[in-house]
Context: one part of a larger RNA
RNA sequence: GGACGAACGCUGGCGGCGUGCUUAAGACAUGCAAGUCGUACGAGACCUCUUCGGAGGUGUAAAGUGGCGCACGGGUGAGUAACGCGUGGAUAUCUGCCCUUAGGUUUGGGAUAACCCCGGGAAACCGGAGCUAAUACUGAAUAAGGACUUCGGUCAAAAGAUGGCCUUUUGAAAGCUAUCGCCUUUGGAUGAGUCCGCGUUUGAUUAGCUUGUUGGUGAGGUAAAGGCUCACCAAGGCACCGAUCAAUAGCUGGUCUGAGAGGACGAUCAGCCACACUGGAACUGAGACACGGUCCAGACUCCUACGGGAGGCAGCAGUCGGGAAUAUUGGGCAAUGGGCGAAAGCCUGACCCAGCAACGCCGCGUGAAGGAUGAAGGCCUUCGGGUCGUAAACUUCUGUCGAGAGGGAAGAAUGCGUGCGGGUGAAUAAUCCGUACGUUUGACGGUACCUCCAAAGGAAGCACCGGCUAACUCCGUGCCAGCAGCCGCGGUAAUACGGAGGGUGCAAGCGUUGUUC
Repeated sequence: GGACGAACGCUGGCGGCGUGCUUAAGACAUGCAAGUCGUACGAGACCUCUUCGGAGGUGUAAAGUGGCGCACGGGUGAGUAACGCGUGGAUAUCUGCCCUUAGGUUUGGGAUAACCCCGGGAAACCGGAGCUAAUACUGAAUAAGGACUUCGGUCAAAAGAUGGCCUUUUGAAAGCUAUCGCCUUUGGAUGAGUCCGCGUUUGAUUAGCUUGUUGGUGAGGUAAAGGCUCACCAAGGCACCGAUCAAUAGCUGGUCUGAGAGGACGAUCAGCCACACUGGAACUGAGACACGGUCCAGACUCCUACGGGAGGCAGCAGUCGGGAAUAUUGGGCAAUGGGCGAAAGCCUGACCCAGCAACGCCGCGUGAAGGAUGAAGGCCUUCGGGUCGUAAACUUCUGUCGAGAGGGAAGAAUGCGUGCGGGUGAAUAAUCCGUACGUUUGACGGUACCUCCAAAGGAAGCACCGGCUAACUCCGUGCCAGCAGCCGCGGUAAUACGGAGGGUGCAAGCGUUGUUC
């Protein structure tokens, strides 16, 4: 000199863009943070018809069955010195949704929740009896370019829903068709698993470490190679090119500094990893050994009728605590993105915005020009004067920001309706695609921005002035009080202490402290 997620002191006008618990991975009141689908299903609600059995329509979504999602997104850095990360290779593997290839979607069955009834319990919730549906569950059939194979063969599947047309006997139902699904399969994309080379902090005042340990055979297991696991056999394997042990630490792209080499760091943003009160375990699933799932154990907190139960903010806010120190229990799904859905749409503390903080960077302002009886006043003085000082007053202007008034965006793409054209189709139906017109959607926000209006009015401080280092005098004090980064000042003329005048430097900041180059 530079830098900072900074803090402290004094001071403080505005705006834009960023950033904001570095400490206790301490404990958490309260609210919200993951739901959605009625075009899978029964039941319920309303309306109409009824032969009183029921049928049709509308359309709600609180509960239930079922599907998909909840493995993403968001947080934190405790652990980890490791194939964890970085980089370059490898393959013995899997991959929901998506794209793509070739086919299929036949025929049966038995349950169960919801519901109703009974019972237990303070509650959480639980037990029993009865009824019912499905894209829930399940038997059979079919089976190739799939799997296995001794190459003869053997084996494995599925589910329908909605819209429209047409036939006839009102309906049911059959047929045709479109869209969305379902099953098997080919290739891809994406994502993931695994293996290897190299690199990756400190200590030898840590020198030996190892028994599933090292290798083999066989088996099991996994999506998958493998001591991954097991039986048997052999006795190996690692290590001064630092094993083992201990300490510290998430890694990287990068950030800061530096001419570079290097050094320090790893906040925000992005990639990877690990964790989710502590420890352990599996279930479901394409994917987890799962932050807002389950089970067991533990600590802690809460409820209890004492029998038993409930909980997990390292999600967003917020509270207590710790600390030098770090924000609102805000608005909105309008945009971007995500989940579900055919869609409308619903959900989304992701996100977009607003609030707080000079925490940082950047920009702007606090006026401009003229103005000498060089006013008053302060300070100094050799008492002549000098200086603050064109500074002020005063005159003439300007109008940024702020105040007031008026106008007022972009961010919007969609969605819906109608018409037209095209594709599928027997069809002029229906659905899908394109296009034109109309209409609709903004939290921020009456914000940005623009115009008008009045008025110099509302807007300057902080540190320093012995040398380093830009900037000097007076008074007070008298080795006292004090200063100090180093050298050093202060014991009666202190440019070094304290005050004043003056000056210097930076400026909405200026200094100090800390850390780092």